[in-house]
RNA sequence: GGGGGCGUAGCGAAGCUGGUUAUCGCGCCGGCCUGUCAAGCCGGAGAUCGCGGGUUCAAUCCCCGUCGCUCCCGC
Numbered sequence: 001g002g003g004g005g006c007g008u009a010g011c012g013a014a015g016c017u018g019g020u021u022a023u024c025g026c027g028c029c030g031g032c033c034u035g036u037c038a039a040g041c042c043g044g045a046g047a048u049c050g051c052g053g054g055u056u057c058a059a060u061c062c063c064c065g066u067c068g069c070u071c072c073c074g075c
Base pairs, nucleotide, nucleotide: 001073002072003071004070005069006068007067010026011025012024013023019057028044029043030042031041032040050066051065052064053063054062
């Protein structure tokens, strides 16, 4: 330099031939329970989907550029 895969809450994942409150687990906060903690139960906050642009009535999803991680190929 060429090509492939991945990037979504603090962490780990799901969601993919576009359809509108983005889902789940762990963790976090509050409550119930308990003498206390844990466990269990109930409720809640937290991601504008790596970043920028484009297409569309509508984008996590399609297109372009770019950054990072990773694998393969070449000099």